[in-house]
């Protein structure tokens, strides 16, 4: 140079066209003499960037960007 997979909450991860969820983090409570465990409850997404298909896009499609992998 070629081909591929990926890219969603601080992390690690689903959702595979129809209100964007979990589980850790992190915040308030309860419990405890205290602390860690535990237990309710809450915060937190321009879904990499633009365009395009669609009534409707995280989901299909092109193109840039970043990362990994593989082959010369």
């Nucleotide at each position: 140079g070629c081909c591929a997979g990926c890219g969603u909450a601080g992390c690690u991860c689903a959702a595979a066209g129809g209100c964007a969820g979990a589980g850790c983090u992190c915040c308030c409570g309860c419990c405890u003499u205290g602390u860690a465990a535990g237990c309710g409850g809450g915060u937190g997404g321009u879904u990499g960037u633009g365009a395009g298909u669609u009534c409707g896009a995280u989901u299909c499609u092109c193109a840039c960007c970043g990362c990994u992998g593989g082959c010369u």

The prediction has a mean pLDDT of 81. Predicted 3D model of a 72-nucleotide RNA (transfer RNA) from a Planctomycetota bacterium. Its Rfam family is "tRNA". Gene Ontology term of the family: triplet codon-amino acid adaptor activity. About the family: Transfer RNA (tRNA) molecules are approximately 80 nucleotides in length. The RNAcentral record of the sequence draws on ENA.